c-di-GMP-I riboswitch aptamer from a Tepidanaerobacteraceae bacterium, 89 nucleotides, folded computationally. It was read from a public genome assembly, where an Rfam model found it.
[in-house]
RNA sequence: UCCCUAAAAAGGCAAACUUCACCGAAAGGGUAGGGCGCAAAGCCGUGGGGCUAAGGUGCGUUGAGCACUAUGCUGGCCGGGCUGCUGAA
Numbered sequence: 001u002c003c004c005u006a007a008a009a010a011g012g013c014a015a016a017c018u019u020c021a022c023c024g025a026a027a028g029g030g031u032a033g034g035g036c037g038c039a040a041a042g043c044c045g046u047g048g049g050g051c052u053a054a055g056g057u058g059c060g061u062u063g064a065g066c067a068c069u070a071u072g073c074u075g076g077c078c079g080g081g082c083u084g085c086u087g088a089a
Base pairs, nucleotide, nucleotide: 005087012038013037017033018032020030022029023028036076042082043081044080047078048077049074050073051072055069056068057067058066059065
């Protein structure tokens, strides 16, 4: 230095839920509280999975509905890339 991450220490992030005269069509995101948990639960949307369906397409139109679709979302779904704390075997 690399793999790995036992014990301990210094810290970090922040689930559900609540809040907001916030953003968004929605999924979801953000603010404040909160703490389920996480050794990358730090960053990256490119391979896959999942969520949503504004727009588009098709069907129907007595109906304003049904179906498909990501360019949207999810890194706390997995893979992958980059960076980082500690130091036993």